Overview:
Predicted 3D model of a 524-nucleotide part of an RNA (small-subunit ribosomal RNA, 5' domain) from a metagenome.
[in-house]
Context: one part of a larger RNA
RNA sequence: GGAUGAACGCUAGCGGCAGGCCUAAUACAUGCAAGUCGAACGGUAACAGGAGUAGCAAUACUUGCUGACGAGUGGCGCACGGGUGCGUAACGCGUAUGCAAUCUACCUUUAACAGGUGAAUAGCCCGAAGAAAUUCGGAUUAAAACACCAUAGUAUAAUGAACUGGCAUCAGUACAUUAUUAAAACUCCGGUGGUUAAAGAUGAGCAUGCGUGACAUUAGCUAGUUGGUGAGGUAAUGGCUCACCAAGGCAACGAUGUCUAGGGGAUCUGAGAGGAUUAACCCCCACACUGGUACUGAGACACGGACCAGACUCCUACGGGAGGCAGCAGUAAGGAAUAUUGGACAAUGGUGGCAACACCGAUCCAGCCAUGCCGCGUGAAGGAUGAAGGCCCUAUGGGUUGUAAACUUCUUUUGUACGGGAAAAAACCUCUUUACGUGUAAAGAGCUGAUUGUACUGUAAGAAUAAGGAUCGGCUAACUCCGUGCCAGCAGCCGCGGUAAUACGGAGGAUCCAAGCGUUAUCC
Numbered sequence: 001g002g003a004u005g006a007a008c009g010c011u012a013g014c015g016g017c018a019g020g021c022c023u024a025a026u027a028c029a030u031g032c033a034a035g036u037c038g039a040a041c042g043g044u045a046a047c048a049g050g051a052g053u054a055g056c057a058a059u060a061c062u063u064g065c066u067g068a069c070g071a072g073u074g075g076c077g078c079a080c081g082g083g084u085g086c087g088u089a090a091c092g093c094g095u096a097u098g099c100a101a102u103c104u105a106c107c108u109u110u111a112a113c114a115g116g117u118g119a120a121u122a123g124c125c126c127g128a129a130g131a132a133a134u135u136c137g138g139a140u141u142a143a144a145a146c147a148c149c150a151u152a153g154u155a156u157a158a159u160g161a162a163c164u165g166g167c168a169u170c171a172g173u174a175c176a177u178u179a180u181u182a183a184a185a186c187u188c189c190g191g192u193g194g195u196u197a198a199a200g201a202u203g204a205g206c207a208u209g210c211g212u213g214a215c216a217u218u219a220g221c222u223a224g225u226u227g228g229u230g231a232g233g234u235a236a237u238g239g240c241u242c243a244c245c246a247a248g249g250c251a252a253c254g255a256u257g258u259c260u261a262g263g264g265g266a267u268c269u270g271a272g273a274g275g276a277u278u279a280a281c282c283c284c285c286a287c288a289c290u291g292g293u294a295c296u297g298a299g300a301c302a303c304g305g306a307c308c309a310g311a312c313u314c315c316u317a318c319g320g321g322a323g324g325c326a327g328c329a330g331u332a333a334g335g336a337a338u339a340u341u342g343g344a345c346a347a348u349g350g351u352g353g354c355a356a357c358a359c360c361g362a363u364c365c366a367g368c369c370a371u372g373c374c375g376c377g378u379g380a381a382g383g384a385u386g387a388a389g390g391c392c393c394u395a396u397g398g399g400u401u402g403u404a405a406a407c408u409u410c411u412u413u414u415g416u417a418c419g420g421g422a423a424a425a426a427a428c429c430u431c432u433u434u435a436c437g438u439g440u441a442a443a444g445a446g447c448u449g450a451u452u453g454u455a456c457u458g459u460a461a462g463a464a465u466a467a468g469g470a471u472c473g474g475c476u477a478a479c480u481c482c483g484u485g486c487c488a489g490c491a492g493c494c495g496c497g498g499u500a501a502u503a504c505g506g507a508g509g510a511u512c513c514a515a516g517c518g519u520u521a522u523c524c
Stems, first nucleotide, its partner, number of pairs: 001524004006520005013376006019369002021334001026332003030329003035076003040073002043069002047067003050063005083287003092212008102204002107200007118148001125138005156179005162173004185192002213259003220250003225247008262284004266277004289310005312323004340366001342365003348362001349360004379410004389401002392399002416460005424451001429446008468513005473494003479508005489496002
């Protein structure tokens, strides 16, 4: 000099863009953060409509008939998105490869198919236990499905010898034998789905080379340890696991141990080489009160799922139960220190749905904070009796503050008042028309804005509404007077102060930055 997720002191007009618990992965009140589909199903608790019955009427009752829809079965999603950095010095990350050792829901393409049946169960109804959370039983078997199950048949798989190819284990083709497994319908008639196989895309898994902290005041470490055979297990290789056999394997090119730490793209600095950092944004990893376990599923050993154990908190009728903010807000605590218990799904995107649409603290916006960067303003021109004043200086003549002010003329950004007033939105969808050729495309019209009466802009008045901070001995730009008298004090280093202090305190003046200026901390 530059930089910061900064803090502190003094000060403070506006806007744009960004950023905002670095400490206690401490504990959490309250609300919200993952649902959706009635075009899978039985149905009807609520709401609305229709119909019927009773009544003069108000109204009451009945009826799933319709729009819809609580609870339930079923499907898809909840493995994404969002948070944090505890752990991890590791194939965790980065980079380059490999899998002839692998899987992949939804999506795309291609081919083929969907025969005929059955038994239940939730809900409902009846009943019971309990304070609650919740649980249990029954129903001459009352009753559903794209839920579930057996069966037929083929696609399929394994084995065998043959041919072709290859990179060793192999791959492909046709034949034979053996073995085993599929399917589901709904519809507003436009569509939406189902099963199997092959391929793609996407995502994931595994393996390997190299690179990736400190300490040798850590020198030896290792028994599933290293390898083999066989078996099990997995989507898949492998001591991944097990039985048997061998006795190996690693290490001064630093094993093992201890301490520290998420890694990278990047960011800061520097001429570069390098050094430092990992806040924000993006990629990967790990974690979800602590430890462990699996279930479901294409995918998890699953933040707002389950079970067990533990610590803690809460409810209880003492028998027993409930909970997990490292999601968004917010609270307490800790701390030098870090924001609102806000609005909207309009856009972008995600999930579900044929769609309309629903949900989304993702996201988009607003609020708070000079935390940073950038921009604008606090007026401009003229104006010398160089006015007055100055605990200012002085050689007492004057000098300086100083064109500064007054005064004259002008302007009106920001602010104030009154008006006008956006873009971001075009699609999906509905209607119409036209094309090709049977569901698409194009055109036109309609619908839809949280932010927002905001940005922006017009008019009006009026210099009106707006400057501070640090420094002035040298380094280092900027000097005099008074007070003090080794006192009070200053100080980054050298050093100032003991009676003429440009170094302390005040004043006048000056210098440097400026809505900031200084100090502290940290890095180059």
The full RNA is in RNAcentral, with records from SILVA.